[in-house]
Context: one part of a larger RNA
RNA sequence: CCUAGCGAGUUACUUAGGCGCAGCGAGGUUAAGGCGUUCAGCGCCGGAGCCGUAGCGAAAGCGAGUCCGAAUAGGGCGCUAGUUGCGUCUAGUAGACCCGAAACCGUGUGAGCUACCCUUGGCCAGGCUGAAGCCCCGAUAGUCUCGGGGUAGAGGGCCGAACCCUUUAUUAGUACAAAAAUAUGGGAUGAGCUGAGGGUAGAGGUGAAAUGCCAAACGAACUCGGAGAUAGCUGGUUCUCCUCGAAAUGCAUUGAGGUGCAGCCUCGGAGGUAACUUGAGGAGGUAGGGCACUGAAUGGGCUAGGGGACGUGAGUCUACCAAACUCAAUCAAACCACGAAUGCUUCAAGAUUAAACUCCGGGAGUGAGUCAACGGGGGAUAAGCUCCGCUGACGAAAGGGAAACAACCCAGACCACCAGCUAAGGCCCCGAAGUGCAGACUUAGUGUGCAAGGAAGUAGGAUCGCAGAAACAGCCAGGAGGUUGGCUUAGAAGCAGCCACCCUUUGAAGAGUGCGUAAUAGCUCACUGGUCGAGGGAUCCUGCGCCGACAACGUUACGGGGCUCAAGUCUGCCGCCGAAGCUGUGGAAUCUCGCGCAAGCGGGAUUGGUAGGGGAGCGUUCUGCAUGCAGCGAAGCUCAGUUGGAAAGCUGGGUGGAGUGUGCAGAAGUGCGAAUGCUAGG
Numbered sequence: 001c002c003u004a005g006c007g008a009g010u011u012a013c014u015u016a017g018g019c020g021c022a023g024c025g026a027g028g029u030u031a032a033g034g035c036g037u038u039c040a041g042c043g044c045c046g047g048a049g050c051c052g053u054a055g056c057g058a059a060a061g062c063g064a065g066u067c068c069g070a071a072u073a074g075g076g077c078g079c080u081a082g083u084u085g086c087g088u089c090u091a092g093u094a095g096a097c098c099c100g101a102a103a104c105c106g107u108g109u110g111a112g113c114u115a116c117c118c119u120u121g122g123c124c125a126g127g128c129u130g131a132a133g134c135c136c137c138g139a140u141a142g143u144c145u146c147g148g149g150g151u152a153g154a155g156g157g158c159c160g161a162a163c164c165c166u167u168u169a170u171u172a173g174u175a176c177a178a179a180a181a182u183a184u185g186g187g188a189u190g191a192g193c194u195g196a197g198g199g200u201a202g203a204g205g206u207g208a209a210a211u212g213c214c215a216a217a218c219g220a221a222c223u224c225g226g227a228g229a230u231a232g233c234u235g236g237u238u239c240u241c242c243u244c245g246a247a248a249u250g251c252a253u254u255g256a257g258g259u260g261c262a263g264c265c266u267c268g269g270a271g272g273u274a275a276c277u278u279g280a281g282g283a284g285g286u287a288g289g290g291c292a293c294u295g296a297a298u299g300g301g302c303u304a305g306g307g308g309a310c311g312u313g314a315g316u317c318u319a320c321c322a323a324a325c326u327c328a329a330u331c332a333a334a335c336c337a338c339g340a341a342u343g344c345u346u347c348a349a350g351a352u353u354a355a356a357c358u359c360c361g362g363g364a365g366u367g368a369g370u371c372a373a374c375g376g377g378g379g380a381u382a383a384g385c386u387c388c389g390c391u392g393a394c395g396a397a398a399g400g401g402a403a404a405c406a407a408c409c410c411a412g413a414c415c416a417c418c419a420g421c422u423a424a425g426g427c428c429c430c431g432a433a434g435u436g437c438a439g440a441c442u443u444a445g446u447g448u449g450c451a452a453g454g455a456a457g458u459a460g461g462a463u464c465g466c467a468g469a470a471a472c473a474g475c476c477a478g479g480a481g482g483u484u485g486g487c488u489u490a491g492a493a494g495c496a497g498c499c500a501c502c503c504u505u506u507g508a509a510g511a512g513u514g515c516g517u518a519a520u521a522g523c524u525c526a527c528u529g530g531u532c533g534a535g536g537g538a539u540c541c542u543g544c545g546c547c548g549a550c551a552a553c554g555u556u557a558c559g560g561g562g563c564u565c566a567a568g569u570c571u572g573c574c575g576c577c578g579a580a581g582c583u584g585u586g587g588a589a590u591c592u593c594g595c596g597c598a599a600g601c602g603g604g605a606u607u608g609g610u611a612g613g614g615g616a617g618c619g620u621u622c623u624g625c626a627u628g629c630a631g632c633g634a635a636g637c638u639c640a641g642u643u644g645g646a647a648a649g650c651u652g653g654g655u656g657g658a659g660u661g662u663g664c665a666g667a668a669g670u671g672c673g674a675a676u677g678c679u680a681g682g
Base pairs, nucleotide, nucleotide: 001682002681003680004679005678006677011094012093013092015091016090017089018088019087020086021085022084023083024082027051028050029049033045034044035043036042037041055062056061065077066076067075068074097236098235100233104226105225106224108222109221115200116199117198118197119196120195121194122193123192124190126159127158128157129155133151134150135149136148137147138146139145163187164186165185168183169182170181171180202218204214205213206212211220239617240616241615242614243613244612249262250261251260252259253258263366264365265363266362267361268360269359270358271357273356276350277349278348279347280346281345282344288338289336290335294332295331296330298328299327300326301325303322305321306320307318308317309316310315369394370393371392372391374389375388376387377386378385399410400409401408414587415586416585417584419583420582421581425577426576427575428561429560430559434574436573437572438571439570440569441568447563453547454546457544458543459542460541461540462539463538464537466535474531475530476529477528478527480504481503482502485499486498487497510525514523515522588607589606590605591604592603593602594601595600618671620668621667622666623665624664625663626662627661628660629659636655637654638653639652640651641650642649643648
C1' cells in the first nucleotide's frame, strides 16, 4: 500500500413538550399486588394514585365570573375537551454517536539497574622522590642554633600495568551494541576499586546537587482498580431518490475557534397580508453650497499694544511683531442664516405574481467569511492591509468569455436530441464565424506594460503679426559722429560694476545682442539698402505616435503563428459564429387551477445547491400469519442476458451439494472508502 471481515445517534426511565395513528370521552387511566392459564406470554381482577371537569384574588371570599376601584367606568386574568396507549421528533438523566489525552486518587509490586548507608571479605606489577624522628661530624662559650653526612621511609606525593573511569578523534549509526569498537586520554595508598549479605519506596527514598538516580523514556516509578475520568479540542460517522434551503450578523458572556437570546432556513396549523407602482403627507441636516456663528488661514488698509532707533525729557521715527475694525480671496468630521437626490415611514388606490406577508407551535444549522463596485474611518488619498455602510458574486453555482484564473463580464444546469435563435465575447491561421463595407488616423511592431518631464514627429483646428509698395531664409554692402558718456577703477574705451540713456549725420545704425582684449583692437547682432521672387512667422487647443524605459536557465510585458490603405486605432454600417440562456420535439417529478365519485385527464408555473429541515422508498438479519420452491439440485460463487426513476430486481448456463423464497405485519447488533481505525492475509 492492497484485499477481506469488524467498525460509530443505542437502550432505559416518564421526566417533559410537539406531531401522527388508535381506544374511550366530561371523563380517561390503572400502580404495586392478586387470581386464572395453553406460562419469558396472555386473560381477568385491583380506582390507591395521576391528569381533566372553574376561575379570580395576598386573603377572607365570591363564582361564569372575579380582582383593583366609590363605580353599574375602565383594565388584568378567566368563561369546557380531555385522557390513555403505540409510533416518531426533540429535550432531560444516565458513558448517551464512536475512538483519543496530558493528568488525579486508591491498593499493591520494585534498591538482582542505579544513589547512599550498614556488616563482613578481597585487590592495587614495577620504578621515582626522600618529610619528621634518630645517629655522626663540623661551626660555636654552648647540651641554643646553624651547616654537612648517614639512617629512616612520610605523602588525598611523582611515572606507570592490573583495576576503575571515559578527554579527544575516527569508525559505527536498519550497528557487534536501544550507548559499542579502535587509537588517544584521566586516576591508580586513596574522599581508592571491588565480592557477598543486608537497609532506605513514590505525598516517598537517595543525592560531593546534574532535577541526577530509584530495572533501557522519572519535575514525581511501575501495576491493577475508580474508569467508558474529563476533552467548549482533532479525526471519523456506512443505501437511494424527491422538495425547500441558510449563516459567517446584533446583544451578552472569566466571552472571543464555546455558549444563550434575537436574526436568517425548514415543517405543521391559523390568518389574509407583503414586495411593486402612483397619489397625498411626515421625520431628517448627508452630498453640494456658504462664511452671519464656532474655529482655521492669506494679502492689503487702518490702528490699540509690544519691539527697535534717536532724545535729559516731552516726544519723534519705524521696509519689525500684532489684537480689534475693515477690504479682497479661502478652509472645516466634531462650523451652518442654506440644502438636495436616494433611502425610511403613514394613509389611500391600483395592478400583478403561484404566496414572496403576519401570528402560534416542532426541528435546525450559523454566530472564522472572502473578493469586486460605490460611500467612509485607520494606514502613507500603501497593501491580495484593516474596520464600518450599501449592492453583487463566491461561499453553497455548473455552462460561455477573460490564454490559464473561487470573487470580473455573460448566464442560473429536471432528463434526452448528430434541430433552431441569441448573450458576453468574437469572425487571417491554430480555432466556430468577414482576409466584410465606408471614412479617417498611426510607422512607433505603437498596438503587445509605466510617470513627472522633454522634442520643428505627424494629422486636424483656432487666434495674431509680416508679405508683388517684395515678406521669411540665404548672399552682397553698410552698421557712423559728439564719445574712451559720467562715475568707479591700476585699467573700465558699447560689452566687471553703478548712474543716465541724450544729441547729430542719415536709407539705417542701441551711450549697444553676444563672442573677444590686461585695457584697446577684432568678429557679430539689432537696424538699413541691394540681390532673389511667394509665401512666411508666433502662440494656443485636439487626435495618434517618439524619448524618458536597467535583472537575472529562457525568446517570455499580443495565448502563439504572424499582422502595416492592418489581422493596429477611431467613427458609422451590414452579415455571421457563439452557452447547460431562449426556442423546438419527446419524457419525468413537484405545486397549483379546472373537470371528475374515483382512477385520472387538461391548463399554468416550477425542478443548481453546502450546513440544515421535510417527504417517499430500496436492501440486510430475525419473528408472526398466509402461501410457494428444492437431490429431476436450495443457498452461496461465477459468466451472460434483461427490467426499473434510484437504492435495486429478474432470467438462463456453469459450479455447488441442502436448504430457501414470496405477500402482509412486526422487531432490529440494518447498509463503510476514509477514523496516522481494529483483526487477518498478501
This is a predicted structure of a 682-nucleotide part of an RNA (large-subunit ribosomal RNA, domain II) from a groundwater metagenome. Rfam family: Bacterial large subunit ribosomal RNA. The RNAcentral record of the full RNA draws on SILVA. The coordinates come from a structure-prediction model, not an experiment, and the mean pLDDT is 85.